RNA sequence: AGAGUUUGAUCAUGGCUCAGAAUGAACGUUGGCGGCGUGGAUUAGGCAUGCAAGUCGAACGCGAAAAGGGGCAACUCUUAGUAGCGUGGCGAAAGGGGCAGUAAUACAUAGGUAACCUACCUUCGGGUCUGGGACAUGCGGGUGAAAACCCGUGCAAUACUGGACGCCAUUACGGGGGGGCAUCCUCCUGUACUGAAAGGUUACGCCCGAAGAGGGACCUAUGCUCUAUCAGCUAGUUGGUAAGGUAACGGCUUACCAAGGCGAUGACGGAUAGGGGGUGUGAGAGCACGACCCCCGUCACUGGCACUGAGAACUGGCCAGACUCCUACGGGAGGCUGCAGUCGAGAAUCUUCGGCAAUGGGCGAAAGCCUGACCGAGCGACGCCGCGUGGAGGAUGAAGGCCUUCGGGUUGUAAACUCCUGUUGGGGGGGAACAAAUCAAUGAGUGAACCCCUGAGGAAGCACGGGCUAAGUUCGUGCCAGCAGCCGCGGUAAGACGAACCGUGCGAACGUUAUUCGGAUUUAUUGGGCUUAAAGAGUGCGUAGGUGGCAGUGUAAGUCGGAGGUGAAAUACUAUCGGCUCAACCGUGGAAUUGCCUUCGAUACUGCAUUGCUUGAGGGGGAUAGGGGCAAGUGGAACUUCCGGUGGAGCGGUGAAAUGUGUUGAGAUCGGAAGGAACGCCAGUGGCGAAAGCGACUUGCUGGGUCUUCUCUGACACUGAGGCACGAAAGCUAGGGGAGCAAACGGGAUUAGAUACCCCGGUAGUCCUAGCCGUAAACGAUGGGUACUGGGUAGAAAGUGUUCCGAUGGCACCUUCUGCCGAAGCGAAAGUGUUUAGUACCCCGCCUGGGGAGUAUGGUCGCAAGGCUGAAACUCAAAGGAAUUGACGGGGGCUCACACCAGCGGUGGAGCAUGUGGCUUAAUUCGAGGCUACGCGAAGAACCUUAUCCUAGGCUUGACAUGUACGGAUUAGCUGGCGGAAACGUCAGUAACACUCGCAAGAGCGGAACGUACACAGGUGCUGCAUGGCUGUCGUCAGCUCGUGUUGUGAGAUGUCGGGUUAAGUCCCUUAACGAGCGAAACCCUUGUCCUUAGUUACCAGCGGGUUAUGCCGGGAACUCUAAGGAGACUGCCGGUGUUAAGCCGGAGGAAGGUGGGGAUGACGUCAAGUCCUCAUGGCCUUUAUGCCUAGGGCUGCACACGUGCUACAAUGGAGCGUAACAAAGGGAAGCAAAACGGCGACGUCAAGCAAAUCCCAAAAACCGCUCCCCAGUUCAGAUUGCAGGCUGCAACUCGCCUGCAUGAAGCCGGAAUCGCUAGUAAUCGCAGGUCAGCCAUACUGCGGUGAAUGUGUUCCUGAGCCUUGUACACACCGCCCGUCAAGCCACGAAAGCGAGGGGCAUCCGAAGUCGCUGUGCUAACCGUAAGGGGGUAGGCGCCGAAGAUGAAACUCGUGAUUGGGACUAAGUCGUAACAAGGUA
Repeated sequence: AGAGUUUGAUCAUGGCUCAGAAUGAACGUUGGCGGCGUGGAUUAGGCAUGCAAGUCGAACGCGAAAAGGGGCAACUCUUAGUAGCGUGGCGAAAGGGGCAGUAAUACAUAGGUAACCUACCUUCGGGUCUGGGACAUGCGGGUGAAAACCCGUGCAAUACUGGACGCCAUUACGGGGGGGCAUCCUCCUGUACUGAAAGGUUACGCCCGAAGAGGGACCUAUGCUCUAUCAGCUAGUUGGUAAGGUAACGGCUUACCAAGGCGAUGACGGAUAGGGGGUGUGAGAGCACGACCCCCGUCACUGGCACUGAGAACUGGCCAGACUCCUACGGGAGGCUGCAGUCGAGAAUCUUCGGCAAUGGGCGAAAGCCUGACCGAGCGACGCCGCGUGGAGGAUGAAGGCCUUCGGGUUGUAAACUCCUGUUGGGGGGGAACAAAUCAAUGAGUGAACCCCUGAGGAAGCACGGGCUAAGUUCGUGCCAGCAGCCGCGGUAAGACGAACCGUGCGAACGUUAUUCGGAUUUAUUGGGCUUAAAGAGUGCGUAGGUGGCAGUGUAAGUCGGAGGUGAAAUACUAUCGGCUCAACCGUGGAAUUGCCUUCGAUACUGCAUUGCUUGAGGGGGAUAGGGGCAAGUGGAACUUCCGGUGGAGCGGUGAAAUGUGUUGAGAUCGGAAGGAACGCCAGUGGCGAAAGCGACUUGCUGGGUCUUCUCUGACACUGAGGCACGAAAGCUAGGGGAGCAAACGGGAUUAGAUACCCCGGUAGUCCUAGCCGUAAACGAUGGGUACUGGGUAGAAAGUGUUCCGAUGGCACCUUCUGCCGAAGCGAAAGUGUUUAGUACCCCGCCUGGGGAGUAUGGUCGCAAGGCUGAAACUCAAAGGAAUUGACGGGGGCUCACACCAGCGGUGGAGCAUGUGGCUUAAUUCGAGGCUACGCGAAGAACCUUAUCCUAGGCUUGACAUGUACGGAUUAGCUGGCGGAAACGUCAGUAACACUCGCAAGAGCGGAACGUACACAGGUGCUGCAUGGCUGUCGUCAGCUCGUGUUGUGAGAUGUCGGGUUAAGUCCCUUAACGAGCGAAACCCUUGUCCUUAGUUACCAGCGGGUUAUGCCGGGAACUCUAAGGAGACUGCCGGUGUUAAGCCGGAGGAAGGUGGGGAUGACGUCAAGUCCUCAUGGCCUUUAUGCCUAGGGCUGCACACGUGCUACAAUGGAGCGUAACAAAGGGAAGCAAAACGGCGACGUCAAGCAAAUCCCAAAAACCGCUCCCCAGUUCAGAUUGCAGGCUGCAACUCGCCUGCAUGAAGCCGGAAUCGCUAGUAAUCGCAGGUCAGCCAUACUGCGGUGAAUGUGUUCCUGAGCCUUGUACACACCGCCCGUCAAGCCACGAAAGCGAGGGGCAUCCGAAGUCGCUGUGCUAACCGUAAGGGGGUAGGCGCCGAAGAUGAAACUCGUGAUUGGGACUAAGUCGUAACAAGGUA
């Protein structure tokens, strides 16, 4: 610090997502040790048990027992005035826990109290005299289950109490001094009133007063969450007077009086929430949070209440309620949000531990006692920090694993092995320190350093490896299983799933989930925007508010500076700092705490006060343009209707029609009348208005603008939340009006349908008056104001100057308004650009991903329609803008092509051939599928071919290749036999090679070969969507690119566009382009003319010979021809035209003329086009079979459909006869075969010649001449079938070809539709070849013969090229995409109702209790000659008063038959609304 994701690509907008840090966490896998921290976040849900507040005998009373001693015993002594009980004092209001409530009686910061209190502690001053009567425990009696209570008796005090003194204090009335802040404060002083005490003991108490410290109370200011879909709230309410009450001010309370108080700077209501120091994050500003620790508040089962006390209630009291427990049923008891612990709920949070040793607290004079505060230990990887799981050496780089191109690589110095170490763990010693307060004593727990023993031994995992993001291979799986934070992976070669190996990251942890901040400048103060991406209110007037011209004076609120106070500690930061071995942790110091307050100063700017000014603004005078507004009146054209005339058949309407209208007289035409609406030309990016809007003419009333004028006022200004007004069309209400037009509606067409587009009608409405509505793409999609910042040009309205005789004209200048083009600048770009979207300031409105949705709900306005305000759940990873390149368009322009047109001949109909589909079959092998499959692979399926085709029989290292090991001398080979359909199986016989030894016989050894075994062979098995190669197609179309430069933020553009021209991106010109490459062209082959050379097998003019005849022979080298080389054609020449160009048109010459004809040659690319069955090849599959061999069958099967062909349908023909008719190109040895003979013929027999310019195939056929046929299913056509033959071949049944005779089908020119062809072409005629034993060839590939017609165009169909335009397409129109319906699922709204809740209001009842009144009952202290009084008190009454009951409303939440739309889902249904002119913009 950024990254991924919208697109084919780009820029910008914009959301989503990731990488970081953090946590009181939880979950998964794993888990060695230690230190320091931390741990019920949910049910403020319920709690068993134990403990958590006592202490004092130096205030007081009573007062044991056990045990021991003495005693015979009674008893007594010690224990002991001890334990214990009670009175009394102090404490129990602290400490500890929780965060329910609380949005202010809270908290924080800064102040105030002249309106206050304070036990214990400290300091100072003074005092402490004298009396009295009780009560508890106890004892006796009684009630009760218990808890507890009642009666009697009776003792003490530092308990209670009478009186005295009064430093002093309170109150009242005075006098004097000082001060302040309004009420006042303070000091000195006089008089009167009232008010104290306690003792016990040698150390403490007690009382009065003053002060201190610390603690508390009250008041003020400022700050402190969301919501306006909460806008008005308030009767003790606001103030006053008086009284009461309080420690104290105060409506705190009461009575009376007044009618105030709060609120858009958000009252009241609702929701949420303890606040702060701080914590997390962040560069910061901020944002989120408030565990642990500290401060404050508040709560203690829920609600209410007081008592005691200095102070008030977690473990005090009373009452009510809920809940739990005990009970003898009469009554009682209880409160863990203290420490442990338990149940419940939950994803989730610990031990019913030790100790008062330390720190602190209570009591005590003290010893001491108490202390779940606290100190420690335990549990939990919950967090942070530290340490370890070994170190050094060790290569045949072991084995194993994984991968492999099979060579190797990697795991990997890793291991083994050798030599060490001893952290840590375990065991045993050791004992510093936490401990010190005077000496002594005191350790719950932790236990360092150090020493010894043991022994590498006990100690490594988790996540990830497609991109973001560090790290990849193999196998398995096959849109399955699964992954996924986002983009997205998975449909047979997955670096994304699962596993393995390897690697990467972190490491006693690692991941996941949740949450916060960050990245996010994605709420923008720092630091964003609003023409088109979300976003300017339809327009104006104006309130509050915000902002505001020039100059002076004052003030000092803001602002700036200095000083002081405060901002607790802890935290965070920092230090050569210090302590634990380091660190975490802890200690010390510093700085910081950005804030608030006080005070002193400054005065530029802002504010406030005041005095002026004129330039902003406004007024006055004088001119002036205008469809500005309102009202009344007037006018002509057109239209419709009505009346009348003429006239006589249609009119009208459309793409074409029909409905409609017309002989009852339309339409047309003429005359007249009536009616309503709108105002042609002028008319213009011209005018006016705030906008909506305004258009005939005249008059009246009226608003605003502009120009000019030293004429006045003197900042009076700008904007404008709420508010008010205006506001097109449509719509609504009431009343008129109604010609034309025209929603709805009716009819006619169109159509598959047509609730539309088109046509004929037609009602609301459109018009007027009065009133609503308040919205529009109300648009410049651009709020208003002010100032500044180059120009050019056009128009409108004034003015000034000048010229001219003059003008309404010209020129120059200036103000206002309306347009266009453009510098800079701005902008994502398009664009904008003095009419700003530039540079700045002021004010208002609005935006924050798409959908849901401008919907629901609430409120409000409206007669209604509906408007304004305006969400959420859920869902998607995009939606959207501008521009780019393509593609496409029932967009445009230019151009081309047998594309169409003009022609000629076909196909589609028939029969047959052939291929395909389908069907059939044991099998009918496989592939090819619009053009670009279908006489295609196949240039030859009877067997073979031939294939996982089928049936059947066999073989298993194999039909074929290489290698290794072993065997062995006959197995192989050859000959023969047997079984068999063959393959194959089996049996018998038998020959041979190289080398060595040997005379020889023979022996040995080896190779080939054979057998066995193993590696392997084999596969026309799968995948052409894993591939190479080859091929088709667009298309022989003219395109496709690059370098440099330029241009654009960029994708890209330019070049390659434009003007001409061409078959051509061919060439020329222009030109921010200049060049270049692949294509086009040329080069190559062939053909057309000529020349040269050569002359056999070809040729034969001349010469000679010969024949019935023939280059047959000699010879020739002319010609033809053959085959090698050359020439020739280049718009070269002339004329015209064109831009002086390229070129085009015409002409000459020429065999050929503008590429002469034909061929080969096929750019970048497209179609996942075709081919794994030509070949090659990755992967997969198969291995006694998917391999190999063999026999037979099939590939030829036939209700049918299609493609390609052949032959025909006839007379331009058929048949017969005749003419020595006339070619080219080919083939030939397992071959072509002449001639002769036989046969009607196919053919056969015999056989010359020829490895070919020599011989043969070989006859060319159409043509030409003659004759017949006479338009008919024929003398056309030849299918089909029968018989008889021939040939090839091992073999023609399935299943060949040919011949002869006989038979003689359909068919008389072919529907819709469709194909080829522009010249030696179409058409037509035959010939040859390959394959091949033969042939189903009518196919294919070539060859020549005869030989046309038409067009010279581009409207249309198809295809293509270039330019341009639109686009929501980019898998690219076979695209994209909308809505209903049907199905599933999800969330939400409405709904008769139903249920629950909190808060308020009203009425009733009224506990405890304070206060007041009463108190005839009861009554120790005081008075009292004793009767009583005073005082107190039980009880009674009253006000208030919690819970409760009842009632009427509002609000919130949940649920609800049914219902409504919405989102999302598989390739459902119906149409085709939008995107191109989307076919009606």

Predicted 3D model of a 1481-nucleotide RNA (small-subunit ribosomal RNA) from an uncultured Planctomycetaceae bacterium. Its Rfam family is "Bacterial small subunit ribosomal RNA". Its family is annotated with ribosome and structural constituent of ribosome in the Gene Ontology. The RNAcentral record of the sequence draws on ENA, Greengenes and SILVA.